[in-house]
RNA sequence: AGAGUUUGAUCCUGGCUCAGAACGAACGCUGGCGGCGUGCUUAACACAUGCAAGUCGAACGCGAACGAGUUCUUCGGAACUUUAGUAGAGUGGCGCACGGGUGAGUAACGCGUAAGUAAUCUGCCCUCGCAUCUGGGAUAACAAUUCGAAAGGAUUGCUAAUACCGGAUACGUUCUUUUUAAUAUCUUUUUGAUAGAGAAAGGUGGCCUCUGAUUUAAGCUACUGUGCGGGGAGGAGCUUGCGUACCAUUAGCUAGUUGGUGGGGUAAUGGCCUACCAAGGCGACGAUGGUUAGCGGGUCUGAGAGGAUGAUCCGCCACACUGGAACUGAAACACGGACCAGACUCCUACGGGAGGCAGCAGUGAGGAAUAUUGCGCAAUGGGGGCAACCCUGACGCAGCGACGCCGCGUGGAUGAUGAAGGCUUUCGGGUCGUAAAAUCCUGUCAGAUGGGAAGAAAUGCUAUUGAGUUAAUACCUCUUUAGUUUGACGGUACCAUCAAAGGAAGCACCGGCUAACUCCGUGCCAGCAGCCGCGGUAAUACGGAGGGUGCAAGCGUUGUUCGGAAUUACUGGGCGUAAAGCGCGCGUAGGCGGCUUUUUAAGUCAGAUGUGAAAGUCCACGGCUCAACCGUGGAAGUGCAUUUGAUACUGGAAGGCUUGAGUAUUGGAGGGGGGAGCGGAAUUCCCAGUGUAGCGGUGAAAUGCGUAGAUACUGGGAGGAACACCGGUGGCGAAGGCGGCUCCCUGGACCGGUACUGACGCUGAGGUGCGAAAGCGUGGGUAGCAAACAGGAUUAGAUACCCUGGUAGUCCACGCCGUAAACGAUGGGCACUAGGUGCAGCGGGUGUCGACCCCUGCUGUGCCGGAGUUAACGCAUUAAGUGCCCCGCCUGGGGAGUACGGUCGCAAGGCUGAAACUCAAAGGAAUUGACGGGGGCCCGCACAAGCGGUGGAGCAUGUGGUUUAAUUCGAUGCAACGCGAGGAACCUUACCUGGGUUUGAACUGCCGGGGACAGUUGUAGAGAUACAUCCUUCCCUUCGGGGACUCCGGUAGAGGUGCUGCAUGGCUGUCGUCAGCUCGUGCCGUGAGGUGUUGGGUUAAGUCCCGCAACGAGCGCAACCCCUGCCCCUAGUUACCAGCGGUUCGGCCGGGGACUUUAGGGGGACUGCCGGCGUCAAGCCGGAGGAAGGUGGGGAUGACGUCAAGUCAUCAUGGCCUUUAUGUCCAGGGCGACACACGUGCUACAAUGGCCGGUACAAAGGGUCGCGAAACCGCGAGGUGGAGCCAAUCCCAAAAAACCGUCCUCAGUUCGGAUUGCAGUCUGCAACUCGACUGCAUGAAGUUGGAAUCGCUAGUAAUCGCGGAUCAGCAUGCCGCGGUGAAUACGUUCCCGGGCCUUGUACACACCGCCCGUCACAUCACGAAAGUCGGUUGCACCAGAAGCCAGUGGGCCAACCUUCGGGAGGCAGCUGUCGAAGGUGUGAUCGGCGAUUGGGGUGAAGUCGUAACAAGGUA
Repeated sequence: AGAGUUUGAUCCUGGCUCAGAACGAACGCUGGCGGCGUGCUUAACACAUGCAAGUCGAACGCGAACGAGUUCUUCGGAACUUUAGUAGAGUGGCGCACGGGUGAGUAACGCGUAAGUAAUCUGCCCUCGCAUCUGGGAUAACAAUUCGAAAGGAUUGCUAAUACCGGAUACGUUCUUUUUAAUAUCUUUUUGAUAGAGAAAGGUGGCCUCUGAUUUAAGCUACUGUGCGGGGAGGAGCUUGCGUACCAUUAGCUAGUUGGUGGGGUAAUGGCCUACCAAGGCGACGAUGGUUAGCGGGUCUGAGAGGAUGAUCCGCCACACUGGAACUGAAACACGGACCAGACUCCUACGGGAGGCAGCAGUGAGGAAUAUUGCGCAAUGGGGGCAACCCUGACGCAGCGACGCCGCGUGGAUGAUGAAGGCUUUCGGGUCGUAAAAUCCUGUCAGAUGGGAAGAAAUGCUAUUGAGUUAAUACCUCUUUAGUUUGACGGUACCAUCAAAGGAAGCACCGGCUAACUCCGUGCCAGCAGCCGCGGUAAUACGGAGGGUGCAAGCGUUGUUCGGAAUUACUGGGCGUAAAGCGCGCGUAGGCGGCUUUUUAAGUCAGAUGUGAAAGUCCACGGCUCAACCGUGGAAGUGCAUUUGAUACUGGAAGGCUUGAGUAUUGGAGGGGGGAGCGGAAUUCCCAGUGUAGCGGUGAAAUGCGUAGAUACUGGGAGGAACACCGGUGGCGAAGGCGGCUCCCUGGACCGGUACUGACGCUGAGGUGCGAAAGCGUGGGUAGCAAACAGGAUUAGAUACCCUGGUAGUCCACGCCGUAAACGAUGGGCACUAGGUGCAGCGGGUGUCGACCCCUGCUGUGCCGGAGUUAACGCAUUAAGUGCCCCGCCUGGGGAGUACGGUCGCAAGGCUGAAACUCAAAGGAAUUGACGGGGGCCCGCACAAGCGGUGGAGCAUGUGGUUUAAUUCGAUGCAACGCGAGGAACCUUACCUGGGUUUGAACUGCCGGGGACAGUUGUAGAGAUACAUCCUUCCCUUCGGGGACUCCGGUAGAGGUGCUGCAUGGCUGUCGUCAGCUCGUGCCGUGAGGUGUUGGGUUAAGUCCCGCAACGAGCGCAACCCCUGCCCCUAGUUACCAGCGGUUCGGCCGGGGACUUUAGGGGGACUGCCGGCGUCAAGCCGGAGGAAGGUGGGGAUGACGUCAAGUCAUCAUGGCCUUUAUGUCCAGGGCGACACACGUGCUACAAUGGCCGGUACAAAGGGUCGCGAAACCGCGAGGUGGAGCCAAUCCCAAAAAACCGUCCUCAGUUCGGAUUGCAGUCUGCAACUCGACUGCAUGAAGUUGGAAUCGCUAGUAAUCGCGGAUCAGCAUGCCGCGGUGAAUACGUUCCCGGGCCUUGUACACACCGCCCGUCACAUCACGAAAGUCGGUUGCACCAGAAGCCAGUGGGCCAACCUUCGGGAGGCAGCUGUCGAAGGUGUGAUCGGCGAUUGGGGUGAAGUCGUAACAAGGUA
């Protein structure tokens, strides 16, 4: 510090996710030791048991027992001493308000911080001063009696005090009354005088100097206590400034409310309370209400600013079962006190009682989850006490938990046959791995034995030194020194010795992010997953294993917080198109604001002072062996307050100025607004006329109108609405918007000049006004147009598009509505920052007689474009540039602008405006493709123009389907279907049935054993095969044997036309012989990418030329290759024969090398020449010459790629499957089936023909397991025969159509030949299933073929025959060959395919794309809903416990007074105000459930349509 994820790729926006740190954690697996910390986050749920607050005999009265002893005894016991003034309870004092726990409540002066208290209090403690005099009456304990189950009382009697009460005294002080002075004036300030009132308690030790004296005593003395005051320390109360969560879908709240006066109350101010008076107080700077929450120091995170949090420790607050109220006290409205009410639990004799762990342990419950019913007061601290001491679950320790942090260990060195074993392998090896073993060492921890701390200083006691006090050498107090006394932890830390590598490693991960890879299993299953995503037979992603990576006594997971996230942006974001500018004005509060002078000093800046507790963080040093941890010191604490100063800026005050703003004035421009009036054209309607059969409408029609006279034309009239031309990226207005002409009223802007005001300004939350169309209300109006509606069409349907009609509405008046893609998708204002060129308005200058032109200023309105900016597109002085000010708005998509609530509206609806749930995207701009019922250019037998077919018939053949034991398998739009197959009777053959066989029919190696193998003959059998029989070895040799061959057994392994063409190679098809596909460098772009390759011409062609930020190059095109067409050269046998000779008349022979031809080599054609066109080009057109002319014709040749195209059955091959079978051998059958459908063909339907007869002319091939002549036989297929030929020699071999001649004369025929019968031929082991051919006989359909569809542009189509491969035989198929030999092409509108450019796109699996809505099903969350059940709360009323206060006084009463009657005073009782729980009524609000209902989300393959994306087929 970033990374992954939207796309085919890119940039941006934007969300989601990850890597980090942390935790009072929990869960899973694992677990050696120690130190220091830490441990109910949930039920403020309920609690058994024990303990957590007592102490003082030096305040006081009383006062046992057990035991022991003595005496007596009636032997039952009694008394006494001791225990012991002990235990114990009681009176009294102090404490119990601290310490400890919890966070329910509380949004508050509760907390934090800084102040105030002249408005206050303060026990114990410290210090100073004074005092401590004198009386009195009770009461508990106790005893007796008595009630009760108990808890607990009642009555009578006795008694003490530092308990209680009276009196005296009062320095100072406090309060009250009267009064004085000073200061001050805001005050409850300060001071003097006077009168009155107000106090106490003693205890302990010691002494005898004075009194008394027997001692005690009195007294003295010391200490302590007590009272009244002053001061201090520490603590507390109250008040104030500032800060302190969310919701405005909470906007108004308030009656003791706000203030005053009098009174009451408190320690004290105060409506704190009360009576009266006034009518205030709070609130958009957020009152009131609701929800949530203890606050802070701090903690976690972060670079910081911030964000989150408030365990442990410290401070404050609140609470103590729930609610209320008080008492005591210095302090409480009191956790372990009391009263009342309530809920709950327990006891009960049913009458009544008891209780409060949110103290420490512990229990139950809840929960994912949190410990011992431990030891000790040794230390620190607290309470009481003079002290000893007692108490202390505070605290110190220990126990449990890897809960956290820190430290240590589980060994170290050497050790390669790289052992065994595991895993893997390309079988060579690699790896675990120096790892182990082995050898040599060391000794931390744990273990054993022994030693063994610090934490302890006090206090007390004993002795002692000095001082104080005093009459005192006493006592007492303080003090010095010495001794003694005290350790829970704990025999712990630590140290030493002993033995021994011995007892001590796991967890997660390994597709990318993210370090780490292989094998097996599984087969969209099981599963994984933080995001993207893995898994459908080769999974580095699932599970296991080996190996590796990371951390380590831990490791992972889950949860939560911050970070990354600049993803709420103060630091530090945005708003044209990504989310985001209010539709537009006016304007309130607020925010911001021109130049200048003086002043002030609020902001601001600087200094000082106080504070900012401690702990923590940071720094330094130090202590535990280190560290964690701890100690000491420092820094910091950005804050607040006080004070002193500065005065530039901002603010306040006072004054000035004119440039911002405005006013007056001149002038012109304008569809600016409102009202009234007027005008013509057109549509429609009405009337009249002319006139006749149609009009109208559409893609085409129909509905409709018209013979009752339409449409058309003419004239007249009515009525409503809108204003052609001008008219214009022209004008005006804030926006919406505004268009005939005239008049009236009226707003604003602009130009020019002069004068005036003197900052009067900008923006603008709320508020208020305006606001298209549609819509609503009332009343008018209605020509045209036209939702709804009707009809006609279209269509599968057509509730649409089209047509004919047509009502609201559109128009007017008044009133609502308040929304629009209200758009420049761009808020307003001011300033600044290159230009060019238009238009509109007003001015200035030059010039002129004048106008125009020209130069120039301001305002408005357009276009282009630079810097700059932007993700890009683009914007660009009219900014989206650079700055300032103000407002509005945004924060992923969907749900949703929905629900609920509020508010506005007559309604429709508007404004405000969520959540649950769900997804990992949704988006913007640009790029490359692909596509379009987008555009342009161009090509192709693509159409058109032609010729001939297919589709109809019969047959052949292939396919589908069906059938079958099997009908083997594959190929399936073009690009499967006479295809693999160039030839299924057996074989082939892969299929079926049946019969055999198992190291096998064929191959290789090893081990063991036997032997030649092969072959002949015979028997059985369908055969394979089995049995029998006959015959029978070779090479080397050291003579043991070895090798070759073969059989048997075993082992490795063979075999498979079994699966996967979606694991593959190779080969092939197709787009397409289409003209394209790319690269290097450069340039442009953030980038994908572009440029080049686009453009202008041209071509069959990315062919060539020109131009050009491109310049070059490669694969394709073309050419090079083959055949063919002309010529030449060479060479002539088997080919040829012109001339010569011979001839049996046959190139037969001699000859020839001319010709044809053969097969080698050359030439020839290149737009080379001429003319025209063209850009002086490329090239095109025409011509000449030429056998051939613009690629001469044909072939071979197939770019980058596409289709997961085809083929595992040609072959090869990974993986899987099979192994007495899915292998292999054999016989028979099947691949040949047949209702049917399709493809490809053959033959025909006839006269351009058929039959018969005659006669002519090819090319290219094949032939020795072959072609086979002549001759003879057969009607024929063929047979006999065998010449010749290994081929330019011989043979197949007849070419056929054509041509000549005869017959047929338009018919199911002398066309056509299917089918069937009989008889044959040939091949072959064998023609039944299932061959071809021949003869005779038979003589079917068919008379030119519907929709549709195919081929072909010249030696082509059509037509005619010939040959070959395969092959024993079998062709209408296939591959070739020649013969005869046409027609047509105007042209590119249309169909199909393709190329280039351009455009749109929501497509990229790429239009066979994408995608919307209803319905149906499943499921999830939410809304409404008759109601129903709860929580909280307001108001009114009823009732009213305890208690304080007030009143009362008829009951009762010790202290004081008394004249003894009583009084003062008090207590109980009663009454009243207030008052909790409770009750009644009525509201508000929040929530649960709810038949039914509404929409929404989600869900591999449901239904209906086709709305959107292309002009998406109606933009």